[in-house]
Predicted 3D model of a 68-nucleotide RNA (transfer RNA) from a marine eukaryotic metagenome.

């Protein structure tokens, strides 16, 4: 000093128009009881912060952390 990566509890998706899915979690129903499975419910200042735009998780500049 250059590159990359940050988004739900976990691992990832989404590349300007209400933030998704999987796993897990709770409730329920089903069992004698567990697991299974079936139905439904919660969870996210989109690492900080500014800017550009009618609108930013999304493009842009800085910045923190981790990673080569």
């Nucleotide at each position: 000093c250059g590159g990359g990566u940050g988004u739900a509890g976990u691992u990832c998706a989404g590349g300007g128009g209400u933030a998704g899915a999987a796993c897990g979690u709770c409730a329920g129903c089903u069992u004698c009881c567990c697991a299974a499975g079936c139905u439904g419910g919660a969870u996210g200042u989109c690492g900080u912060c500014g800017g550009u735009u009618c609108g930013a998780a999304u493009c842009c500049g800085a910045u923190c952390a981790c990673c080569c």
Source information
The sequence is in RNAcentral, with records from MGnify. Rfam family: tRNA. Gene Ontology term of the family: triplet codon-amino acid adaptor activity. Rfam classes the family as a transfer RNA.